Model confidence (mean pLDDT): 80 of 100. This is a predicted structure of a 105-nucleotide RNA (TPP riboswitch aptamer (THI element)) from Parapedobacter luteus.
RNA sequence: CCAAUGCUUUAGGGGUGUUUCCCGCGGUAAUACGCGGGAGGCUGAGAAUAACCCUCAUAACCUGCUCAGGAUAAUGCCUGCGAAGGGAAAAGUAACGGAUUCCUC
Numbered sequence: 001c002c003a004a005u006g007c008u009u010u011a012g013g014g015g016u017g018u019u020u021c022c023c024g025c026g027g028u029a030a031u032a033c034g035c036g037g038g039a040g041g042c043u044g045a046g047a048a049u050a051a052c053c054c055u056c057a058u059a060a061c062c063u064g065c066u067c068a069g070g071a072u073a074a075u076g077c078c079u080g081c082g083a084a085g086g087g088a089a090a091a092g093u094a095a096c097g098g099a100u101u102c103c104u105c
Stems, first nucleotide, its partner, number of pairs: 001098002005094006011055004017042010061086003067080004
């Protein structure tokens, strides 16, 4: 001097699905169905909680995707696609490891 990686600060990026019951509104001849609110179930870090996750990346998240296979009460639930195409960073600090130079023996 470089620096895997960790931490901190500041700044930034991201998602919010599915389902049961109840209430209200819309809608229907009546259902169906749609929207909003409340209480639960499922997956998940997170399903609006002001919390959570992520920031150079084989994925925080988006696109392809009204995708394919499997599972489920159902779903963007799981797997594949996928090292795909995109995707938001600087500073400080510690440091594995490494480079160069100087001094001494």
Rfam family: TPP riboswitch aptamer (THI element). Its family is annotated with thiamine pyrophosphate binding in the Gene Ontology.
The organism belongs to Parapedobacter, within Bacteria.